Transfer RNA from a Methanopyri archaeon, 77 nucleotides, folded computationally. Its Rfam family is "tRNA". Rfam classes the family as a transfer RNA. Taxonomically the source falls in Methanopyri (Archaea, Methanobacteriati, Methanobacteriota). The coordinates come from a structure-prediction model, not an experiment, and the mean pLDDT is 84.
[in-house]
RNA sequence: GGGCCCGCAGUUCAGCCCGGCAGAACGCCGGCCUGACGAGCCGGUGGUCCCGGGUUCAAAUCCCGGCGGGCCCACCA
Numbered sequence: 001g002g003g004c005c006c007g008c009a010g011u012u013c014a015g016c017c018c019g020g021c022a023g024a025a026c027g028c029c030g031g032c033c034u035g036a037c038g039a040g041c042c043g044g045u046g047g048u049c050c051c052g053g054g055u056u057c058a059a060a061u062c063c064c065g066g067c068g069g070g071c072c073c074a075c076c077a
Stems, first nucleotide, its partner, number of pairs: 001073007010026004020057001027045006050066005
């Protein structure tokens, strides 16, 4: 230098192909329960969807550019 994949809640990830209310589990907070803690049960809490731009009535999703991470190839006098 070339190719491919990944980036979403505090954490691990789904959703992306095929545009239409942003989700799950865990965590955290409160309550019930318990002598108490844990477990369990009930309720609550969560987001610039990596950044910028474009297309569109509408973008996490499509297109372009960039950043970060991983893998492969090439170069490496």